[in-house]
Context: one part of a larger RNA
Molecule: large-subunit ribosomal RNA, domain II
Organism: Candidatus Eiseniibacteriota bacterium
RNA sequence: UCCGGCGAGUUACUUGGGUGUAGCAAGGUUAAGUGUCUUAAGACACGGAGCCGUAGCGAAAGCGAGUCCUAAUUGGGCGAUUAGUUGCACUCAGUAGACCCGAAGCCAGGUGAUCUACCCAUGGCCAGGAUGAAGCGUAUGUAACAGUACGUGGAGGUCCGAACUCACUAACGUUGAAAAGUUAGGGGAUGAGCUGUGGGUGGGGGUGAAAGGCCAAUCAAACUUGGUGAUAGCUGGUUCUCCCCGAAAUAGCUUUAGGGCUAGCCUCGCGUAAUUGAGUGACGGAGGUAGAGCACUGAUUGGGCUAGGGACCCUACCAGGUUACCAACCCCAUUCAAACUCCGAAUACCGUUCACUUCUAUCGCGGGAGUCAGGCUGUGGGGGAUAAGCUUCAUAGCCGAGAGGGAAACAACCCAGACCGUCAGCUAAGGUCCCCAAAUCCAGGCUAAGUGGCUAAGGAGGUGGGGUUGCUCAGACAACUAGGAUGUUGGCUUAGAAGCAGCCAUCAUUUAAAGAGUGCGUAAUUGCUCACUAGUCAAGUGAUUCUGCGCCAAUAAUUAUCGGGACUAAAGCCUGGUACCGAAGCUGCGGACUUUUCCAGGGUUCGCCCUGGGAAAUUGGUAGGGGAGCGUUCCGUUGUAGGAUGAAGCCAGUUCGUAAGGACUGGUCGACGAACCGGAAGUGAUUAUGCCGGA
Repeated sequence: UCCGGCGAGUUACUUGGGUGUAGCAAGGUUAAGUGUCUUAAGACACGGAGCCGUAGCGAAAGCGAGUCCUAAUUGGGCGAUUAGUUGCACUCAGUAGACCCGAAGCCAGGUGAUCUACCCAUGGCCAGGAUGAAGCGUAUGUAACAGUACGUGGAGGUCCGAACUCACUAACGUUGAAAAGUUAGGGGAUGAGCUGUGGGUGGGGGUGAAAGGCCAAUCAAACUUGGUGAUAGCUGGUUCUCCCCGAAAUAGCUUUAGGGCUAGCCUCGCGUAAUUGAGUGACGGAGGUAGAGCACUGAUUGGGCUAGGGACCCUACCAGGUUACCAACCCCAUUCAAACUCCGAAUACCGUUCACUUCUAUCGCGGGAGUCAGGCUGUGGGGGAUAAGCUUCAUAGCCGAGAGGGAAACAACCCAGACCGUCAGCUAAGGUCCCCAAAUCCAGGCUAAGUGGCUAAGGAGGUGGGGUUGCUCAGACAACUAGGAUGUUGGCUUAGAAGCAGCCAUCAUUUAAAGAGUGCGUAAUUGCUCACUAGUCAAGUGAUUCUGCGCCAAUAAUUAUCGGGACUAAAGCCUGGUACCGAAGCUGCGGACUUUUCCAGGGUUCGCCCUGGGAAAUUGGUAGGGGAGCGUUCCGUUGUAGGAUGAAGCCAGUUCGUAAGGACUGGUCGACGAACCGGAAGUGAUUAUGCCGGA
């Protein structure tokens, strides 16, 4: 992992609410117990204690269809004008383990020191080699000691190193040879040494040269049994079918925030039937947003006017004067505001004995829920950086719980809401060269960049269209030929400054024209060139601005792309047009469910129900509510019908039903065993790292 089996909303109650149903009904009902019958389980009868109901109000005395408040109510509160009760079934709640599995843990009683920690008792073990303490002896030495030398001696948590023991390093091993090892090295090796045997200390306790270490492969509190089905606001799982409706991810409160409770939103039943609800129109309202504005509150730029201040001048003081300084008020012009408003929409909101549409969608009461992590997109804001697949509100849509078509692929974008069938048709978004269904369609433009098929500031004689404005047959623009001079090297500055470092001035003359000079150049001159002029030539040529489509800017790891191929008077872009394709949308045909309604027949407790036919509308769906069914085991019918002329089971095929499923036939098998109608449940498995068995 697969296969088979097992595996989760159960049961109880002197319980409670609701729905359905049955009995009786102003009443309903018995409990324990007793009697009879019965193999038992039980059935029937008795048993009226008790309970609920039939009257309420008040704290109560009490009064009573009323009562309480009050001195008293014309008042107000709660009541009265009637239906209950007892079973059964279902459903929900309560109390119990309460749908199932799952802790880590807590407490109590026991069992463990054959592992290991420490201790006690009693034994065992440590090759060989080295070093050479004290003491002693001899010699020497001393007055005597001391001392020195040589010997002897054999001390030590001494040295080297096996056994023994430890476990520092590395490699290997890592489904191992091994739940801690192997190999090669390493430390200790007469000691706080190692080790055998026997014994002791027990769980909040031991033992610990102390690591929270060790106490039987278990230790920040062992193991085992019990309390025990501890508790788990947490995770996982929770088993047949079809039909109708169908959410929420919000508010308030919460030692609350991944949990609850109430409300909101869903469902089912009953009631209400009214201009109740919703939509559109009309009419009537309230408003201070968008925008705008500066009249207020503030902010703000320039100018004017001019208080106040600064500076300077003047001045013994007082005063005075000037001001390209700062500047209040005021005036003119210019701006800004969520917490500004002289103004002020569109929408939205509220209302209406109005009109139309819808036709109960509204509202009330009651049973059952689920939901309280939401998400994305557009729009209006706050936070952030006018960042985020960010965060937080509002509003609409969608996903959630929504399939289908388009966007290459792609919960949310665009189109569109899937009852079933159909080898029929029309469309939406989006498309129509091929992949790939449909135009290589029509008309007119644009683009040359493969732009299309990522991006900005900025840049450019790309190219199309338009506006404004110069020059131009009295010859423009471009090109070529020629000139481009003189006072003068203007003055100043400077080493020099001659058109051309810099400063000042920028005149005049000759001229067709020529700057006291546009750029290059020189140390400075020289030189080249321009402005300007003439000639040659002959028709357009400049400037500026608006706009369409392009260009550069433009860097990432496969050639790696527009989905691909490919595409250039497009198969790109813009404008207009006609066809066609294209979905589970719409339509045609056939069929089904549900709801409403009509007709016919039947039944009826007169509420309505059943059957058949027609019409209209409906039929996506998670959590969840409601409805109707299928099947399994057992019980009654019943060991009956059936069954060796072959039961159950198993295998295969055919067939029926909307489904769960049913029936038949054949094979296998070899002894059981239905259906209808009812009843009761150990009643349906693909998933719980489920349990057991097998592979």